[in-house]
Molecule: RNase P RNA; transfer RNA
Organism: marine eukaryotic metagenome
């Protein structure tokens, strides 16, 4: 110098003026005062799993969805951590949906002779009736992603695992080593099984649906169910002699007249109700679910780690058109420009001060919790590799 | 909290993986016509939202991710 992995931090202290929610006090009930609190590493995407809440549910099976190297962690998981196989990388290290293709079915387009109990286009060998023949032959060419082990010797008309020796690779068995995945050794066998399951499909496991707009409580207004409530008394007219209908009083109900009360004014005054009560459901709407939890820290213990254990310590937003936020002052950081002093032999760079100017990400809670992805200016630190 | 959804300027097939990238309209050239329009006839126009990943091969199957749309 390059480059790997892995851990954190996301400006800091005043001032001021707001916003949201809590205690406490004080009011003339409108308010107002003090004191303490007030986003994230992802709060985001909703992509995976738990917890909670209502519904269904004997119990098994089907379908249907997931997951898939091993042996652990966890409430669970497609997360984490050690490990074993594989490819990539000189290396630290990175990826990996990493179970089956010798159960079965399915696809391989174009080129190519031939694409999956294989095959004969050129070539090469051999026979003959001598050419649009017939046979043998996968060593060589081409073709394609892919062509049925490779080199060597033997054979042989040419050739060909036809036969033999090594090697690579399967299948089986035996030892040794690991808790296993696996992994080293020997033997035996047949000479070679091709690809694709993020194509049905097999095989082992898992999985009941919905979602805080779940549930719980109060409960306007309509709608319904029951129940309750005051009418009298005179006068006119009319009349089938039951009774209607106007009107006056008085009484009751409600409404305005400053609080009350009388007073006054206007309405109503007997129901099929539009007043009143009450019940059940339950809408708007209020409140709960709702901030003590697989919670933070610190410390020893186990354990290679993920984690997990005891002990001791703290208490940390809660909104509903949806609060955390402006503007300054100083100090930190970075960018540009003038300049001062040093060094490198000028041009130019490198350090140090000083002043101006500008800049400082992704984004934002909304039941909660664990995890994976994605975004992220700038910085800092650690442990490795060349 | 839950779901659909992206292919040419517009509107849509295609989804079962292969020469499959298509249709209508729309532009653009030719013809006809005095001229235009409509009929004919021709051609261009697509990284199939964007990036990985499976596969000999993706539009298409699987993941992530942006936009839009609805409840």
């Nucleotide at each position: 110098g390059a480059g790997u992995g892995g851990a954190c931090c996301g400006g800091g202290u005043g001032g001021u003026c707001g916003c949201c929610g809590g205690u406490c006090c004080c009011u003339c009930a409108g308010g107002g005062g003090a004191c303490g609190g007030g986003a994230g590493g992802a709060a985001a995407g909703u992509c995976c799993g738990g917890g909670c809440u209502c519904c269904g549910c004997a119990g098994g099976a089907u379908a249907g969805g997931g997951u898939g190297g091993u042996c652990g962690g966890u409430a669970a998981c497609a997360c984490c951590g050690a490990c074993c196989g594989g490819u990539c990388g000189c290396a630290a290290g990175a990826c990996c949906a990493g179970g089956g293709a010798a159960a079965g079915u399915g696809c391989a387009g174009c080129a190519g002779a031939a694409a999956g109990c294989a095959a004969a286009c050129c070539g090469c060998c051999c026979a003959c009736a001598a050419g649009u023949u017939g046979g043998g032959u996968a060593a060589g060419g081409g073709u394609g992603a892919a062509a049925c082990g490779g080199u060597g010797c033997g054979g042989u008309a040419a050739g060909a695992g036809c036969g033999c020796a090594c090697c690579a690779g399967c299948a089986g068995g035996c030892a040794g080593g690991g808790u296993g995945a696996c992994u080293u050794g020997c033997c035996u066998g047949g000479c070679u099984a091709g690809g694709u399951a993020a194509a049905c499909c097999c095989c082992a496991c898992c999985c009941g649906g919905a979602g805080c707009a779940a549930g719980g409580c109060c409960a306007a207004g309509c709608a319904g169910a029951g129940a309750g409530c005051a009418a009298g008394u005179c006068c006119a007219c009319c009349u089938u002699c039951g009774g209607g209908c106007g009107g006056a009083c008085u009484g009751c109900g409600g409404a305005u007249u400053u609080g009350u009360c009388c007073g006054a004014u206007c309405c109503g005054u007997a129901a099929c109700g539009a007043c009143u009560c009450u019940c059940g459901g339950g809408u708007c709407g209020g409140u709960u679910g709702c901030a003590c939890g697989a919670g933070g820290u610190g410390g020893c213990a186990a354990g290679c780690a993920a984690u997990u254990g005891c002990c001791g310590u703290c208490c940390u937003a809660g909104a509903u058109u949806a609060a955390u936020g402006g503007c300054u002052a100083c100090c930190a950081c970075c960018c540009u420009g003038u300049u001062u002093g040093c060094g490198a032999a000028u041009u130019u760079c490198g350090c140090u001060g000083a002043c101006a100017g500008g800049g400082a990400a992704c984004a934002g809670a909304a039941c909660u919790c664990g995890g994976c992805u994605u975004a992220u200016a700038g910085g800092u630190c650690c442990a490795c590799u060349c | 909290g839950c779901g659909a959804g992206a292919u040419a300027g517009c509107u849509c097939a295609g989804g079962c993986g292969g020469u499959c990238a298509g249709a209508g309209c729309g532009u653009c050239g030719g013809a006809u016509u005095c001229a235009u329009a409509a009929c004919c006839c021709g051609g261009a126009g697509g990284u199939c939202g964007a990036g990985a990943g499976u596969u000999c091969g993706a539009g298409u199957c699987u993941c992530u991710c942006u936009c839009u749309c609805g409840c």